Model confidence (mean pLDDT): 85 of 100. Predicted 3D model of a 76-nucleotide RNA (c-di-GMP-I riboswitch aptamer) from a Geobacteraceae bacterium. Of the family's consensus pairs, 100% are formed in the model. Rfam family: c-di-GMP-I riboswitch aptamer. From the family's description: GEMM was predicted in a large-scale screen for bacterial structured RNA regulatory elements.
């Protein structure tokens, strides 16, 4: 370097629920709070699923899955 693995250690992240704010809403964002989790980090590219739409279509979600990029520790 790269594969495979996750018993522990250092730190990180933070669901549900409470509450403030933005949003027609999915859902975001700031305060609490932990079920979790080495990719639960970044990424809407492909599938899902969800929302507004009368449709056309417009958007949510990386904590649904597949793909891209990056990445800590230990151990072999």
């Nucleotide at each position: 370097u790269u594969c495979a693995u996750g018993a522990a250690a250092c730190g990180c992240c933070a669901a549900a629920c409470c509450u403030c704010c933005u949003g027609c809403g999915a859902a975001g964002g700031g305060g609490g709070g932990a079920c979790g989790g080495a990719a639960u980090g970044c990424u809407g590219c492909g599938g899902g699923u969800c929302u507004u739409g009368a449709a056309a279509a417009a958007g949510a979600u990386g904590g649904c899955c597949g793909g891209g990029c990056u990445g800590c520790c230990a151990c072999g």